[in-house]
RNA sequence: GCCACAGUAGCACAACCUGGUGGUGUUCGGCAUUGGUAAUGCCGAGGUUGGGGGUUCAAAUCCCCCCUGUGGCU
Numbered sequence: 001g002c003c004a005c006a007g008u009a010g011c012a013c014a015a016c017c018u019g020g021u022g023g024u025g026u027u028c029g030g031c032a033u034u035g036g037u038a039a040u041g042c043c044g045a046g047g048u049u050g051g052g053g054g055u056u057c058a059a060a061u062c063c064c065c066c067c068u069g070u071g072g073c074u
Base pairs, nucleotide, nucleotide: 001073002072003071004070005069006068007067010026011025012024013023020057027045028044029043030042031041032040050066051065052064053063054062
């Protein structure tokens, strides 16, 4: 230098292909339960979807550029 894949909540990942309210687990906060913890259950909080631009009524999703990481080729 070229190619492929990946980047989404504090952490691990879905949703993308086929555009239409961004969710699950864990973590955190509260409550219930207990003599008190743990465990369990319920409720809640937590996101500029890596950055910028474009297409569209509407973009995590489609297109372009850039950044970072992993792997391969040279």